[in-house]
Context: one part of a larger RNA
Molecule: large-subunit ribosomal RNA, domain V
Organism: Pseudomonadota bacterium
RNA sequence: CCCGUCACAAGACGAAAAGACCCCGUGCACCUUUACUACAUCCUAGUAGUGAAUGCUGGCGCAGUAUGCGCAGGAUAGGUGGGAGGCUGCGAACCCGGGCUUUCGGGCUCGGGGGAGCCAACGGUGAGAUACCACCCUUACUGCUCCGGCGUUCUAACCUCGACCUGUCAUCCAGGCCAGGGACACUGCUAGGUGGGUAGUUUGACUGGGGCGGUCGCCUCCUAAACGGUAACGGAGGCGCGCGAAGGUUCGCUCAGGCUGUUUGGAAAUCAGCCGUAGAGUGCAAAGGCACAAGCGAGCUUGACUGCGAGACCCACAAGUCGAGCAGGUGGGAAACCAGGCCUUAGUGAUCCGGUGGUUCCGCAUGGAAGGGCCAUCGCUCAACGGAUAAAAGGUACGCCGGGGAUAACAGGCUGAUCUGAGCCAAGAGUUCACAUCGACGCUCAGGUUUGGCACCUCGAUGUCGGCUCAUCGCAUCCUGGAGCUGUAGCAGGUUCCAAGGGUCCGGCUGUUCGCCGGUUAAAGCGGUACGUGAGCUGGGUUUAGAACGUCGCGAGACAGUUCGGUCCCUAUCUGCCAUGGG
Numbered sequence: 001c002c003c004g005u006c007a008c009a010a011g012a013c014g015a016a017a018a019g020a021c022c023c024c025g026u027g028c029a030c031c032u033u034u035a036c037u038a039c040a041u042c043c044u045a046g047u048a049g050u051g052a053a054u055g056c057u058g059g060c061g062c063a064g065u066a067u068g069c070g071c072a073g074g075a076u077a078g079g080u081g082g083g084a085g086g087c088u089g090c091g092a093a094c095c096c097g098g099g100c101u102u103u104c105g106g107g108c109u110c111g112g113g114g115g116a117g118c119c120a121a122c123g124g125u126g127a128g129a130u131a132c133c134a135c136c137c138u139u140a141c142u143g144c145u146c147c148g149g150c151g152u153u154c155u156a157a158c159c160u161c162g163a164c165c166u167g168u169c170a171u172c173c174a175g176g177c178c179a180g181g182g183a184c185a186c187u188g189c190u191a192g193g194u195g196g197g198u199a200g201u202u203u204g205a206c207u208g209g210g211g212c213g214g215u216c217g218c219c220u221c222c223u224a225a226a227c228g229g230u231a232a233c234g235g236a237g238g239c240g241c242g243c244g245a246a247g248g249u250u251c252g253c254u255c256a257g258g259c260u261g262u263u264u265g266g267a268a269a270u271c272a273g274c275c276g277u278a279g280a281g282u283g284c285a286a287a288g289g290c291a292c293a294a295g296c297g298a299g300c301u302u303g304a305c306u307g308c309g310a311g312a313c314c315c316a317c318a319a320g321u322c323g324a325g326c327a328g329g330u331g332g333g334a335a336a337c338c339a340g341g342c343c344u345u346a347g348u349g350a351u352c353c354g355g356u357g358g359u360u361c362c363g364c365a366u367g368g369a370a371g372g373g374c375c376a377u378c379g380c381u382c383a384a385c386g387g388a389u390a391a392a393a394g395g396u397a398c399g400c401c402g403g404g405g406a407u408a409a410c411a412g413g414c415u416g417a418u419c420u421g422a423g424c425c426a427a428g429a430g431u432u433c434a435c436a437u438c439g440a441c442g443c444u445c446a447g448g449u450u451u452g453g454c455a456c457c458u459c460g461a462u463g464u465c466g467g468c469u470c471a472u473c474g475c476a477u478c479c480u481g482g483a484g485c486u487g488u489a490g491c492a493g494g495u496u497c498c499a500a501g502g503g504u505c506c507g508g509c510u511g512u513u514c515g516c517c518g519g520u521u522a523a524a525g526c527g528g529u530a531c532g533u534g535a536g537c538u539g540g541g542u543u544u545a546g547a548a549c550g551u552c553g554c555g556a557g558a559c560a561g562u563u564c565g566g567u568c569c570c571u572a573u574c575u576g577c578c579a580u581g582g583g
Stems, first nucleotide, its partner, number of pairs: 001583005008576001010575003014570001022404004027400002029396004035201005042193008051154009061144006068137001078136005085119003094113008158181003162178001164176004204216003213233001217239006240385001241283001242342002247301007255279001257275005281290002284347001286345003305328004311322003317386001330339003353379007361372002411458001412456001413454003417451001419447006428438002465540001466538003470532001471529005478503003481498006505519005546564004550559003
């Protein structure tokens, strides 16, 4: 060096299982509910199957009878019209009795007596005779038809899982006949409620993982690198309006502040003079503007017009922005001219659907209409603001699928804020004396053991705390060895330097690492090794499914809260390594 054999499991990010954790998908399932929307169910009402009688009661209509009182006035005048006469022996005035009504004065009516009269235009009144007739109004009564409501009764619909008979040797079923209930119950249809009982769904995105929080459109500034544009969960603020003058035009004016002077009067009220480029003011944030004013007044006014619009800016689109000029008519101005809102940039919402006004448009044979179109305008915190629907929340540790190392938890990597260690300066402590020892305020490094940041390999899997076993390395050395200084008398120490050869305990508590405690020791070191080591063991903790408590939640359920319970697989191919054989 080659080939074996017996062992061991450190590596082959070993095998196995398209990670169950985490995130993503306009994925799925199941569960919940005061998510949304349906449906079953249930309740109530109407109506049909569904009939009779009676009592009470309501409504429309018709017929009849009655009814009607401000004041003046014979007195209880409903309205209008006709009307000069009407009623009476088929019995008037008047008297007696009864009923109804009443504004208490009367009105209407019935019976008896009675026996021939009674009432009307008159004068007063807004209106003239209920003298008479007709049509009506208000209110009431009676009768009829129709439509009801409530109650009671009935029987013939309908019901009976009550008896009996028959089919029939039959606890079904049907028919019959009694009995009971009874127009109810029940069923159909219509409507209003109720409705996780059931069903279908929804439950946003951004995000230095996700959740929680915050945000989502528009305006201004910075970031923005001297055109424009430009990101971040970068730094600051505003808007979701206002104004008929705060618009147009013509004419005029100049501010803030300072100094001096001046009654009450003061720092500041009003007044005078001088200085005063703007520091004032501009309806509201900021920026850019503005004194020739865009700032401040006064006069007259409505251009805060209608129909257009060359040409540009901006821009993926859709939107957004500026605009001379032309036509019509208008305001101000002597005129030239200016005026299609406001110093400018925010003050906002596409489409669909629908409303309103207008219109010379279309309008299903024709004429109309219905309904549309067009013009004008209205209804969205559609604010998740380019707006999925008119209409929507949660749980899953019972979970599932598709994916991702595009993205978290372990480990590694980078970083080194934090951490550990060292050094520099030396204020000070140390009686005196900065430096025996300690060392503020600061500064400079090292390390990569802490907590983090980043998200770079790994989600078609890199098993996670602690213990056991077995180790191996570093030295910033716990002991043992050597040395300097000492605020080292000695003993014992302090501090620093050299040094990694060897060593570095047994118990109690806790799952613990750690820590505290007990007893020893020369000492009971600190770290790295995927917080060494689960194809070596364990499985107490954490971290599935069961269950309970506290708490939170209406609930399903949830909790770096607790508690009891809970399957740890692999026969070694290669590398490595122990032992051994052959060549």